The RNA shown here (small-subunit ribosomal RNA) has 1380 nucleotides and comes from a metagenome.
RNA sequence: GCGCAAGCAGGGAGUGGCGGACGGGUGAGUAACACUUGGGUAUCUACCGUGAGGUGAGGAAUACCGGCGAGAAAUCGCCGACAAGACCGUAUACGCUCAGACCACUGAGCAAAGCCCCCGCAAGGGGGCGCCACACGGGGAGCCUGCGUCCGAUUAGCCAGCUGGUGGGGUAAGAGCUCACCAGGGCGACGAUCGGUAGCUGGUCUGAGAGGACGAUCAGCCACACUGGGAUUGAGAACGGCCCAGACUCCUACGGGGGGCAGCAGUGAGGAAUUUUCGUCAAUGGGGGCAACCCUGAACGAGCAACGCCGCGUGCAGGAAGAAGGUUUUCGGAUCGUAAACUGCUUUUCUCGGGGACGAGAGCGGACGGUACCCGAGGAAUCAGCCCCGGCUAACUACGUGCCAGCAGCCGCGGUAAUACGUAGGGGGCAAGCGUUGUCCGGAGUUACUGGGCGUAAAGCGCACGCAGGCGGUUCUUUCAGUUCAACGUGACAGUCGUCGGCUCAACUGACGAAGGACGAGGAAGACGGGAGAACUUGAGGGCUUCAGAGGGACACGGAAUUCCGGGUGGAGUGGUGAAAUGCGUAGAUAUCCGGAGGAACACCAACAGCGAAGGCAGUGUCCUGGGAAGUCGCUGACGCUCAGGUGCGAAAGCCAGGGGAGCGAACGGGAUUAGAUACCCCGGUAGUCCUGGCCGUAAACGAUGACCACCAGGCGUGGGGGGUAUCGACCCCCUCCGUGCCGGAGCUAACGCGGUAAGUGGUCCGCCUGGGGAGUACGGUCGCAAGAUUAAAACUCAAAGGAAUUGACGGGGACCCGCACAAGCAGCGGAGCGUGUGGUUUAAUUCGACAACGCGAAGAACCUUACCAGGGUUUGACAUGCCGUCGCAGCUCUCUGAGAGGAGAGUCCCCGCAAGGGGCGGCGGCACAGGUGCUGCAUGGCUGUCGUCAGCUCGUGUCGUGAGAUGUUGGGUUAAGUCCCGCAACGAGCGCAACCCUUGUCGUCGGUUAUCGGUGUCCGAGGAGACUGCCACGAUCAACGUGGAGGAAGGCGGGGAUGACGUCAAGUCAGCACGGCCCUUACAUCCUGGGCGACACACACGCUACAAUGGUCGGGACAACGGGUCGCCAACCCGCGAGGGGGAGCCAAUCCCAGCAAACCCGAUCUCAGUUCAGAUUGCAGGCUGCAACUCGCCUGCAUGAAGGUGGAGUUGCUAGUAACCGUGAGUCAGCACAUCACGGUGAAUACGUUCCCGGGUCUUGUACACACCGCCCGUCACACCACGAAAGUCGGCAACCCCUGAAGCCGCCGGGCUAACCCGUGAGGGAGGCAGGCGUCGAGGGUGGGGUCGGUGAUUGGGGUGAAGUCGGAACAAGGUA
Repeated sequence: GCGCAAGCAGGGAGUGGCGGACGGGUGAGUAACACUUGGGUAUCUACCGUGAGGUGAGGAAUACCGGCGAGAAAUCGCCGACAAGACCGUAUACGCUCAGACCACUGAGCAAAGCCCCCGCAAGGGGGCGCCACACGGGGAGCCUGCGUCCGAUUAGCCAGCUGGUGGGGUAAGAGCUCACCAGGGCGACGAUCGGUAGCUGGUCUGAGAGGACGAUCAGCCACACUGGGAUUGAGAACGGCCCAGACUCCUACGGGGGGCAGCAGUGAGGAAUUUUCGUCAAUGGGGGCAACCCUGAACGAGCAACGCCGCGUGCAGGAAGAAGGUUUUCGGAUCGUAAACUGCUUUUCUCGGGGACGAGAGCGGACGGUACCCGAGGAAUCAGCCCCGGCUAACUACGUGCCAGCAGCCGCGGUAAUACGUAGGGGGCAAGCGUUGUCCGGAGUUACUGGGCGUAAAGCGCACGCAGGCGGUUCUUUCAGUUCAACGUGACAGUCGUCGGCUCAACUGACGAAGGACGAGGAAGACGGGAGAACUUGAGGGCUUCAGAGGGACACGGAAUUCCGGGUGGAGUGGUGAAAUGCGUAGAUAUCCGGAGGAACACCAACAGCGAAGGCAGUGUCCUGGGAAGUCGCUGACGCUCAGGUGCGAAAGCCAGGGGAGCGAACGGGAUUAGAUACCCCGGUAGUCCUGGCCGUAAACGAUGACCACCAGGCGUGGGGGGUAUCGACCCCCUCCGUGCCGGAGCUAACGCGGUAAGUGGUCCGCCUGGGGAGUACGGUCGCAAGAUUAAAACUCAAAGGAAUUGACGGGGACCCGCACAAGCAGCGGAGCGUGUGGUUUAAUUCGACAACGCGAAGAACCUUACCAGGGUUUGACAUGCCGUCGCAGCUCUCUGAGAGGAGAGUCCCCGCAAGGGGCGGCGGCACAGGUGCUGCAUGGCUGUCGUCAGCUCGUGUCGUGAGAUGUUGGGUUAAGUCCCGCAACGAGCGCAACCCUUGUCGUCGGUUAUCGGUGUCCGAGGAGACUGCCACGAUCAACGUGGAGGAAGGCGGGGAUGACGUCAAGUCAGCACGGCCCUUACAUCCUGGGCGACACACACGCUACAAUGGUCGGGACAACGGGUCGCCAACCCGCGAGGGGGAGCCAAUCCCAGCAAACCCGAUCUCAGUUCAGAUUGCAGGCUGCAACUCGCCUGCAUGAAGGUGGAGUUGCUAGUAACCGUGAGUCAGCACAUCACGGUGAAUACGUUCCCGGGUCUUGUACACACCGCCCGUCACACCACGAAAGUCGGCAACCCCUGAAGCCGCCGGGCUAACCCGUGAGGGAGGCAGGCGUCGAGGGUGGGGUCGGUGAUUGGGGUGAAGUCGGAACAAGGUA
């Protein structure tokens, strides 16, 4: 709600049943039987299947409900009824359980629930669903167990129910699971305990594999459910059940209550970051139900995210005027690029329209979904990005930037030409993605099982003994856990691999097959290895016979020397050093002699000898004692090798105690050295060094080489033993064993090297290594008296650190050799004055460069030059080319102005053409452009300097070496020489050297103007000859060559010049020239006037002139060469003291001139040692010349003036013969100006023993930590900044334990006087049994007190460490590093 009602249907609550232990989530915990794999059984199992049996007869309650009440709520109380398949007795027992030890048997105990449908009046019959007891099955669960399963030993000892037993209890079930008692065990180096980390697996990623890393999705197991504890129910236990405690949160009327998304969505927070509060139960599956059906955020689907995998597209074909545009350019072009446009075609995709599933095995039923798919139409329509382009690594240019901004995986890019930054163009790669970041594996043979090493790169314990462990000779028998084999079981599914199939393909997915290490029970084999047994002798040991030795310990003894003490002699030093001093000494040293004392060490022998495990051991003797070798082959019979831990020994120094103390000698004192000298050297000197006892335990404790065994060419020594031969003899010779050395083959090694004493070839065992620094350090532990030893990290930081060898360079390494390098000489410089240059300073400017500069660029600055400064001007420009426009100017003459440049003005063009017009030339205006001594020599060419006129530098082929590279080129000689000879795994060659060239010296020939007056010669020119160690002697390798000689003009390169190898110095020059890039453009260009480059406290360099008598002055006299000259040189002659002037002859020059060419020189005179008759600076006056012009700022002349200077400190330069020195002459530049430069001749020396030293160079060798190459490299303190770490009074926290106290819930035990339906007794009242509340106790989460443990944070201060730009001080190391 319908119906009169009974009742039916729907909804809700309740009782009852089953399920909420599945499904879903997460990985906190857990290193554990948690997991994996293989086994075991003292067990349980609802629902399901099979078998066989039963389901009889009763009873008492209670929720919902009704009444009353408490509370805000959650919720609850009291009273009254009533039902069931709920609950309780009872009957029965196929059977089950228990007891009688087992079988058999006997005894005791133990069940249940009914409901629905059909036939039938009913009784009853049939069917279905249930229920009870039992057995079996299946699946599930519990428990036990072998093997496997992360890191730390700086965690080494752990355990009290801990191990076992007996007994009780307990569980579904075994068990210390629990309890009582007893015993004292159990685990651990094969890693216990502790700490850290972690869910495990199938599998996933990677890898050739072995491995390594991981454990998302899917699947199996485990654990967890706010944190901790607990039980209850149940077959089974708790994500969405209960109780307690705690933290948090919510509600509250403050009295109390509620909650647990690691279910699906969703929110917040955190974070670099992770989705929709979707649809459906259609399928698959689960639960309930007889079923219909209900539930299911399991599941199936859809949504979001390029998060991954897979597939597809953004069009295809034609198209060169190679368009426009971009980029670039050598301005020609190249490139984007058939790319685009344009033409034709197609329609995957897309849009619209139409159709439309499979998924649904007999019926209904489709969330996905109007989806997939199919058909038609339309139209190239809707669709490309990201990274990279220096090498690795595929892909290049331009611009911007200028150690900035930035890049960077590693190496590294960026400081003005960036393929490396940024942008652009172009290119490369991938593509709906691309790139970055993080992580894992790989490469990495870089933890080495496969598959590494340890002499010097990291790495052999200092040495030995030795337990555990590992490994182990020959023969026989036996056994089979190792090992091998076959078959069986297992190794879940998925995954992987193969084949086939389904979505158009693929991804994805279905089916079948394969694979899989390991594991299990049984079987087989018996070689190898293991076990057992027996035996053997060769490994090992032992006996016997000999032998050598600085093997060890103790004691005793000896001589030399030093020192000290006593005495003698003696008399001034000694000692010490590079040189000295301190010291000692007249109080008698040193020296020397005699005597004595004391300590330490043992010359010669002595050795590349010996012994020892190593450290180590040295006079002689004695005693004690260890080890070794040889011979013998009688004994034992594998007794062996190695060795983590452990134990012992262990140089020097050091420590403790007691002695001793001569010499030496840390510290210390003094003297020197030095910038300093806390050193090196010297004088002293304490600990110590020595002895005894005890510590320490290290070292370049080294052969930087672990021990043991075996094997693999030789040669030469040496110590010890044995044998043979031979002999007078063990003299020699040969063989052999052990030890100790050198060389060397194979082999090994990165090389060096090793090489029977291996670093070769194998075996066994141990130790050790894994980039450098931090660091052998910190912390912790152990040891030590201490010093310290041992074990031993990390943070942080670097892109290396290192080994061996190579080539160079260098050395206060070596050897040899050159050079005016030193030495021997001569003349100078450095001092003076002056000239010139440079620095500095100054200045408006003193232009610039050069410093392997400094009389250089500059072979000549008054203007010019000229680049600098001041001022005044110009702007298509002072100069070149082209174009356009315009003018007829410009130039020339004249005028004005101005300092000038310039400005203004007047006069006057040429050619062609009839003309118009054109052209030339020039001015003006304009456009392109000119111009720049502005920058960069570190963008460059060219040229030059320097090493260095040194003798070197290379190549081809061959050979050697893994290679760099070497050899050649080194070596023995010789040379000026890489010159030549000899030798040689080299043989040749090139650039250098030398020679060829020029000049000079000698001689012919030819020619000769101007030469000489003429011929010849001189001279000039041309072209030749000559010199080659050719000849002789000696030396030497019969060499190269050297020494001497002859002849010759010249002799061993005759003298001089030119000539400069490969290279070095980012050497010099953008200012000589050229040139890339950058910069300026009415100015950084250009013109002009004036100034400056010429300044002047100083300093340096190169010169000139002197300081005087080898001279000055005066007079007289003689001899050159090279050169130059017409815008020139200029004669004669005249004038002038002179510079010079006039003059004009001659000469384009072997003709004339400069120019008589010289000067020093010679002769004569004078001066007489003086700042002078030296010297000439400076200054005054007067002149001359050049020039537009000599003020700044020229040269010369005359007269006058007459400074410094009397030979030059430290230091330093040139020169070895026609040289130095001295003397003059010419030329270039140039109007004029030379003390400079380049040339020329004249006169004309000294010295060289020699290579020790200084400088430079060459060759070989050696060391090296250098390679920008010693002007190198590099160490430590200090100062500053930053970083990480340690210590530290303390302080704060985490974690896990321990003692004690307290102690919830709850299980268990006891009590249970309060309460109490079922059963029993009783008519009843009541009692009994049992139960409940409650109480007590054990245990017990949590909490509290306490003392400890451990880990971490922080901490004034402090310690060292690392890093940092060009700080400070020294100079420790690298070379003989200046003291190895």
The prediction has a mean pLDDT of 85. The RNAcentral record of the sequence draws on SILVA. Rfam family: Bacterial small subunit ribosomal RNA.